The RNA shown here (Glycine riboswitch aptamer) has 87 nucleotides and comes from Sulfitobacter dubius.
The sequence was found by an Rfam model in a public genome assembly.
């Protein structure tokens, strides 16, 4: 100086799924029943990996979160800053 990647912050974009009974000033809270899947988790593997080890989905499960808005949100863009091959 600097591709990639990858990590932090920061804008900006981002799904889905509720009813019913008390209580209540409430969409708050308690209880029943149902439900989603995109924070974490788990679990199968298509692939990667010569073996052994290993890594491995947005597939599945719903522990754990979540079912108006708000917030949260996997993931996607920009941008700063760190990493950094070459040169």
């Nucleotide at each position: 100086c600097a591709a990639a990647u990858c990590g932090u912050c920061a804008c900006g974009g981002g799904a889905g799924a509720a009813u019913c009974g008390g209580u209540u000033a409430a969409c708050a809270c308690c209880g029943a029943u149902g439900c989603c899947g995109a924070a974490g988790g788990a679990g199968c593997a298509a692939c990667c990996g010569c073996c052994c080890c290993g890594g491995a989905a947005a597939c599945u499960c719903u522990c754990a979160g979540g079912c108006c808005c708000c917030a949260g949100g996997a993931c996607c863009g920009u941008g700063a800053c760190g990493u950094g091959a070459c040169c």

Lineage of the source: Bacteria > Alphaproteobacteria > Rhodobacterales > Roseobacteraceae > Sulfitobacter.